Small-subunit ribosomal RNA, central domain from an uncultured Bacilli bacterium, 350 nucleotides, folded computationally. The RNAcentral record of the full RNA draws on ENA. The prediction has a mean pLDDT of 88.
[in-house]
Context: one part of a larger RNA
């Protein structure tokens, strides 16, 4: 490079949007660029095959004949796919009147508990461990009652529940707002799919300023504990953790499964609906649709296992592997306050 791959062996971008480009529904005309024929030029000798000679064969020579093009022009065929017209509705999408949601952003506001402050009872011991000890306390602690700051989180409900692209998202309440789903249908007519670069988002931790600081807690500091303990265990405790406005751009950012669509035994559970039978009814039973579990046949797979939420059977695009180790490193561009982030070799070595 081809081929083969990509849950777990190397390998799906952390996730969307979307230029280019690539692929693209049904049904009619047209056209003739791919595509299929024909006809002319060409495709030098030589070689390569086929015959039939010449050196005693043979190699090796000679002569004849086939073959040989992602060629050029011309003619000609339309099923494809492509390009011009017209049409259609099943794919994408809008319209009406429903539904459930910890989807987002903002302002507000509750309560229980931890700390702390002031005071009122009250007296000697709290607190802490496997066992002490550091550490609180007679300047009255812990316990307990009652007032007050303040900040951070949201018990129970809460569930292999539910929304969300991914991160992630949970007290109430009020406003702005996004995206699903049904149900009968109206309209528009292929308007779709996927996406190289480009944009946007993007846990915690870390950066920058400015508040904020109860709790917990890297790091520090003391006690234990060991042989030693730079740690697991206690006693404190500062950056952080919360909030504003910017940056960072990574994560076992996992379902280790990229996205669309079509089809292919079942049971069983749950959410949201809609319909049907039938009811006094939150009920029960059937049926369909979205979505989310668990168990399985067939087929898949090296096994494990996955199995209509596929890892089965196909079909379009994307992205990425190609022995280990050096190495996700040096260099070198891009990006970033910085810390790094990203793209990403090679000697050598087994």
């Nucleotide at each position: 490079u081809u081929g083969g791959g990509c849950g777990u062996a190397a390998a799906g971008c952390g996730c969307g949007c979307g230029c280019a480009g690539g692929c693209g529904g049904u049904c009619c005309c047209u056209u003739a660029a791919g595509u299929c024929u024909g006809a002319u030029g060409u495709g030098a000798a030589a070689g390569c095959c086929c015959a039939c000679g010449g050196c005693u064969c043979a190699a090796c020579c000679g002569u004849g004949g086939a073959g040989g093009g992602u060629c050029a022009u011309u003619g000609g065929a339309a099923a494809c796919u492509g390009g011009g017209g017209g049409a259609c509705u099943u794919g994408a999408g809008u319209g009406c009147a429903g539904a459930a949601g910890a989807g987002g952003a903002a302002a507000g506001u509750g309560g229980a508990a931890u700390u702390c402050c002031u005071g009122g009872u009250g007296u000697a011991g709290c607190g802490g461990u496997g066992a002490a000890a550091u550490g609180c306390g007679u300047a009255g602690a812990u316990a307990u009652c009652a007032g007050g700051a303040g900040g951070a989180a949201c018990a129970c409900c809460c569930g292999u529940g539910g929304c969300g692209a991914a991160g992630g998202c949970g007290g109430c309440u009020u406003c702005c707002u996004g995206g699903c789903c049904a149900u009968a249908u109206c309209c528009u007519g292929a308007c779709g799919c996927u996406g190289a670069g480009g944009u946007g988002c993007g846990a915690a931790a870390g950066c920058u300023a400015g508040g904020g600081g109860a709790g917990c807690g890297a790091a520090c500091g003391g006690g234990a504990u060991u042989a030693g303990a730079u740690a697991c265990c206690c006693c404190g405790g500062u950056a952080g953790u919360c909030c504003u406005a910017g940056c960072c751009g990574u994560a076992a950012a996992c379902g280790a499964u990229g996205g669309a669509u079509a089809c292919u035994a079942g049971g069983u559970g749950u959410u949201a609906g809609u319909g049907g039978u039938a009811u006094c009814g939150a009920c029960c039973c059937c049926a369909c649709u979205a979505g989310u579990g668990c168990c399985g046949u067939a087929g898949c797979u090296a096994a494990c296992g996955c199995a209509u939420u596929a890892a089965g059977u196909a079909u379009c695009c994307c992205g990425c592997c190609u022995g280990g180790g050096g190495a996700g490193u040096a260099c070198g561009g891009c990006c970033g306050c910085a810390a790094g982030g990203u793209u990403g070799a090679a000697a050598c070595u087994c």